[in-house]
Context: one part of a larger RNA
Parts: sequence; C1' cells; structure tokens
RNA sequence: UUGGGCGUAAAGCGUCUGUAGGUGGCUUUUUAAGUCCGCCGUCAAAUCCCAGGGCUCAACCCUAGAAAGGAAGUGGAAACUACUAAGCUGGAGUAUGGUAGGGGCAGAGGGAAUUUUUGGUGGAUCGGAUAAAUCCGUAGAGAUCGAAAAGAACACCAAUGGCAAAAGCACUCUGUUGGGCCGACACUAACACUAAGAGAAGAAAGCUAGGGGAGCGAAUGGGAUUAGAUACCCCAGUAGUCCUAGCCGUAAACGAUGUAUACUAGGCAUUGUGCGUAUCAACCCAUGCAGUGCUGUAGAUAAUGCGUUAAGUAUCCCGCCUGGGGAGUACGUUCGCAAGAAUGAAACUC
Repeated sequence: UUGGGCGUAAAGCGUCUGUAGGUGGCUUUUUAAGUCCGCCGUCAAAUCCCAGGGCUCAACCCUAGAAAGGAAGUGGAAACUACUAAGCUGGAGUAUGGUAGGGGCAGAGGGAAUUUUUGGUGGAUCGGAUAAAUCCGUAGAGAUCGAAAAGAACACCAAUGGCAAAAGCACUCUGUUGGGCCGACACUAACACUAAGAGAAGAAAGCUAGGGGAGCGAAUGGGAUUAGAUACCCCAGUAGUCCUAGCCGUAAACGAUGUAUACUAGGCAUUGUGCGUAUCAACCCAUGCAGUGCUGUAGAUAAUGCGUUAAGUAUCCCGCCUGGGGAGUACGUUCGCAAGAAUGAAACUC
C1' cells in the first nucleotide's frame, strides 16, 4: 500500500455556510463514451504450457502447436452508468393559515440583598474559628431605625422542561429580527446530499486603548496549623471579573458518538401542534406529525453498554488512526502586539 477501523483500546475537525470535486428520485425517447459480444492483423526469438522426437535415462536439445492478456481497427447489443429530448411528484423549495420558545440585537423600567457615606438611639466589644490570633472599636464599633449613592447579579416560578449550528441563552416591558413545528393543500419541477481549499460565528483565561470598580478575588502581606507549610483554614487585598472598540482562536469546545437518507418489536413519561370522541368549559380517552427522556426485543458489540434520538441493517461524501516513549517537542513556514496558535518530524530507546 491493500485491508481493517474511529463512544470507553490509536482515531469524528469544537460548530456552521459554501466553491471545486465526488455521489444522486420516477417514466419514456435518442446516441453509443463507459460496459458486453464477435471478427481481423499485431505483441521478435528464447523462456513457460502441451504433443512428438534426439542424446543409454535425466538435466539438456530439436520440431510443431495452443492458451491467457494488452493496445489499435472493425461489426453488433442497449439492461445499467453517462448523453439528448420530453414529462411526473414522493426528495427539495416557494406561497398560505396557525403556533410554542431564557433564539439574536437595541432601548426603557424594577425590587430584594451587599458595601460605603450621612443622621438618630445606645455604650463595649465585634468579627472569626476545631481552637485561636492577625483585624475592627471609647476619635463611639457591632446592634437598631431613617436618608442617600454605587456597582454587579436577577430568589421563588424551575422541570427528567424550552430555544439555538455550536459556543450559549432566564427580573419585567417595548421595538426590531433569524430559525423551527403543525394544518390545509396552491405553485416550481430534482432545483438534492456531502464538502478539499475558502469564509463566518466561537466559553473561560489572556492582551491593547478608554471607562467603571459594590461583592468576589489569582498575585502579594499578615495570623494560624505543622517537623517544615512557598498549601488547605482565618484577616486584608492588586490585576481581573463589568461596559465600549479591537485582538486572541483555544477547552474533558463531551453524547469522549461527523453529516444526509431509507429500513428494522414494543411499553412508559413529557414538550409543541393537529384530528376523532366528549363537553357549558377545562380535563379524560384513542390516534397522526415534530422534539426530549427512561426501559427494552431482534441485531450487532471484547465487554461495558447501544438498541426507531443505534454503537442494528444499508448507501453517498468528508475528516481521522496505524506499538509505547522521544513529542504535539525541534526545525521551517503562516498567523498574532504578546502570550502563543496552526502545520509538524527525526536520531535514539523499549
């Protein structure tokens, strides 16, 4: 390489859009490129195979012949792929009537709590902990009752629930905007799937500039613990956490499970929306579609576990793996302000 694989053993890009490429519904027609069949010549001799013969046999040698396969030419076949032309509606999409939602962006408003400041009452501790101490407090703390300010986060509802491509999204209201699902059936007529390069968005931390800074809190200081304690515990506390404009581009970015399509027992629960039944109405019951979960048959699996939301049965396309370490390192290149990211070896060793 072929092959075999990718939940947990090595291996699914963290996610999406989409170019080239690859692959692709049903019916009829055309052509004959792929495909299949025949014919013709050719592919030196030797070798190989086979038949006969010659060395006493054999190896060896001589004579005659064939097969398979390749490329070219030529004559046919038309099922499949492809091409041509026409059509169809089941895939896909558009229009239409509904509908659920913490989907996104922007603006406005709200209360609880915390801290600080200020005023009143009051007069000795408070705080912390296994126990303590550092710390706070007679310059009036802590406690309590008023007033004011600030920043950040939104208890209950709350769920095995909802939405989003993923990251993620939750106080309330308004504006604007994306996607989904269901129902009737009107239109287009394969317009589809996947996707190398490419592009987009991408938690937290970090970086640049300007704001903001209540609480929390890397670093740091102090108090304890301890043999020591550069920790766990306590008292403080800077960056940061928040906002605006950029950068970074990584996570156990996990369902450790790529996307799309079709098929293959059930049972239970739940979300959205139909139909039937029922009804004053909401329920209840049966059933369809689209999600989200539990359990489980066949099947597959090394087992664990999976099991119509497959890790089952199949097809298409992409990505990735090939003993452990060295090593996600070195060198080179690209990107980045930097931190670093992406790509990514070998010697050697077991």

Small-subunit ribosomal RNA, central domain from Capsicum rhomboideum, 350 nucleotides, folded computationally. Rfam family: Bacterial small subunit ribosomal RNA. RNAcentral holds the full RNA, with entries from SILVA. The prediction has a mean pLDDT of 87.